[in-house]
RNA sequence: CGUUAAGGCUAAGGCAAUGUCCUCCCUGUGAAUCGUGUCAGAUUCGGAAGAAAGCAGCACUAAGUGGGGUAGAACAUGUGCCUUAUUUUUUUGGCCAAA
Repeated sequence: CGUUAAGGCUAAGGCAAUGUCCUCCCUGUGAAUCGUGUCAGAUUCGGAAGAAAGCAGCACUAAGUGGGGUAGAACAUGUGCCUUAUUUUUUUGGCCAAA
């Protein structure tokens, strides 16, 4: 010098981990009026019996929003590992050649 084996560097792919956000499920909260139901009081109609509309309150929920659950998707990486790749470069060892 060459060759070979392993490692390092670089790149790609894959699996996992972590974080964010979204979907799904459970639960809480959540409408002066522009949701539903029930509508005290009061109002209107009626000779009366009754009827009508319907505020407050209450209940159920909508949009929104808090907490929890595991499942999935997307994105990201100063995390871990695996596989592959190229020509130069790098480390260690073997073989060979030269000096």